[in-house]
Context: one part of a larger RNA
Molecule: small-subunit ribosomal RNA, 5' domain
Organism: uncultured bacterium
RNA sequence: CGCUAUCGCCUUGCCUAUACAUGCAGUCGAGCGGGGUCCAUCCGGCAGCAUGUGGGUUUGUACCUACGGCGAACGGGUGAGUAACACGUGAGAACCGGCCCCGAAGUUCGGGAUAACACCGGGAAGCCGGUGCUAAUACCGGGCACCCCCACCUGACCGCGUGAUCGGGUGAGGAAAGCCAUAUCUAAUCAAUAUGGUGCUACGGGAGGGGCUCGCGGGCUAUCUGUUUGUUGGUGAGGUAACGGCUCACCAAGGCGACGACGGCUAGCUGGUCUGAAAGGACCACCACCCACACUGGGACUGAGACCCGGCCCACACUCCUACGGGAGGCAGGGGUGGGGAAUCUUGCGCAAUGGGCGAAAGCCUGACGCACCACCGCCGGGUGGGGGAUGAAGGCCCUCGGGUUGUAACCCCCUUUCAGCAGGAACGAAAUUGACGGUACCUGAAAAACACGCCCCGGCCAACUACGUGCCAGCAGCCGCGGUAAUACGUAGGGGGCGAGCGUUGUCC
Numbered sequence: 001c002g003c004u005a006u007c008g009c010c011u012u013g014c015c016u017a018u019a020c021a022u023g024c025a026g027u028c029g030a031g032c033g034g035g036g037u038c039c040a041u042c043c044g045g046c047a048g049c050a051u052g053u054g055g056g057u058u059u060g061u062a063c064c065u066a067c068g069g070c071g072a073a074c075g076g077g078u079g080a081g082u083a084a085c086a087c088g089u090g091a092g093a094a095c096c097g098g099c100c101c102c103g104a105a106g107u108u109c110g111g112g113a114u115a116a117c118a119c120c121g122g123g124a125a126g127c128c129g130g131u132g133c134u135a136a137u138a139c140c141g142g143g144c145a146c147c148c149c150c151a152c153c154u155g156a157c158c159g160c161g162u163g164a165u166c167g168g169g170u171g172a173g174g175a176a177a178g179c180c181a182u183a184u185c186u187a188a189u190c191a192a193u194a195u196g197g198u199g200c201u202a203c204g205g206g207a208g209g210g211g212c213u214c215g216c217g218g219g220c221u222a223u224c225u226g227u228u229u230g231u232u233g234g235u236g237a238g239g240u241a242a243c244g245g246c247u248c249a250c251c252a253a254g255g256c257g258a259c260g261a262c263g264g265c266u267a268g269c270u271g272g273u274c275u276g277a278a279a280g281g282a283c284c285a286c287c288a289c290c291c292a293c294a295c296u297g298g299g300a301c302u303g304a305g306a307c308c309c310g311g312c313c314c315a316c317a318c319u320c321c322u323a324c325g326g327g328a329g330g331c332a333g334g335g336g337u338g339g340g341g342a343a344u345c346u347u348g349c350g351c352a353a354u355g356g357g358c359g360a361a362a363g364c365c366u367g368a369c370g371c372a373c374c375a376c377c378g379c380c381g382g383g384u385g386g387g388g389g390a391u392g393a394a395g396g397c398c399c400u401c402g403g404g405u406u407g408u409a410a411c412c413c414c415c416u417u418u419c420a421g422c423a424g425g426a427a428c429g430a431a432a433u434u435g436a437c438g439g440u441a442c443c444u445g446a447a448a449a450a451c452a453c454g455c456c457c458c459g460g461c462c463a464a465c466u467a468c469g470u471g472c473c474a475g476c477a478g479c480c481g482c483g484g485u486a487a488u489a490c491g492u493a494g495g496g497g498g499c500g501a502g503c504g505u506u507g508u509c510c
Base pairs, nucleotide, nucleotide: 001504002503003502006382007381008380010378012375013374014340018338019337020336024333026070027069028068031067033065034064035063037062039060040059042056043055045053046052077293078292079291087217088216089215090214091213092212095210096209100206101205102204103203105201106200107199108142109141110140111139117132118131119130120129121128122127147174148173150171151170152169153168154167155166156165158163178198179197180196181195182194183193184192219265220264221263226256227255228254231253232252233251234250235249236248237247238246268290270288271287272283273282274281275280296315297314298313299312318329319328320327321326346372348371349370350369354368355366356365357364358363385415386414387413388412395406396405397404398403422445423444424443425442429437454499455498456497457496458495459480460479461478465494466493467492468491469490475482476481
């Protein structure tokens, strides 16, 4: 791709880095200031009461926003690039380290701002400016130093070595932040004190993680034979968490190469997967580890960690908005659309489970994930009935016209009800009050053979044969080859063989 198609379980599903409409996307009030609103408390208006409604006030709570903290570097996607210490494996020394665990020490005194907000203003918009107010676990300064770091002097000990470890002396430098609960006191839920909890600071160790170096290993090509100038090494300096031409100045002229340098082509790597008796060959789809990328190219900022898919800046291309001054954007996240293509799904449900972020917790977020939908894409399983039944009915086909075959096949009789459908019950997954899946799986009951079979082949290889039609025509064909008037090879029919909800074909691997 063609014909066909009943059900279930579990997988798998843009192999084509093209452009994307739309919706889906943190948390903490136990760090901190405010704003408006809902509810509750209190006050008081509508003649009184109730209700209702509107107004004010205090506190609490929820929400919104700003400052602040943590996360956003995980998780998710893709395979473009990369033949490289990228990966695999084994070793190593010159390193980092938020959250977590252990040990031991501290947590003191002050200061100035700023957003939100209010008012004013600019702009089409994105957004921006001015004045004024204010808080903090935001920011800044001082102090102390068990300790840490640095410089100098010095001792012990270990290592092949550059050196490592431990100790002593002198000097210079170095930190912090509070919050909550309870109790006492109190008019007070102010403040203060105590206890506990949780934070914060500096240090040492650990766990898990990461950066770096090296040996070995895994493509094709010599119709690529020379290649390289920060290149190879040294001295010094800078830089980095750290070694190093990593960068720079100077000096030397080296480094690599038929054991294939350099160049070209191809390619993410591996655990593994397929095949095979093995050796081997082929391949990295799903799952897992590592790497690389995030419109294209470059750059840094923040930070424990990035040179950051849903952050910033610059440039190019493209798309969109514009009042023409200027702005906005990046689905290789989950769905979905156009295009491309032989070809690949729903703009679904839920945070119930597992896991992650934040939070003291309640909880919130989570297209991770758990499920459902679609698809014969695949693997496996079930069903489409069972038994009896010969005058071997009719019909079909063949025939030597006697018959043979379809064929116990059908009809008919008896039986069963898997499955689907109907009715009733109803989970596990959750320890608890929490179940998207789902009134699902499953169980029970009643009814009826009732809803359910096709595809390819039949010359040899290769299992299965006759008739008619055709007449080197029409056609078949994987190879050999069939067809030119008796075709088991073309077409149709009957019969037969194979497989079966599939069967053939094409491509591809062994």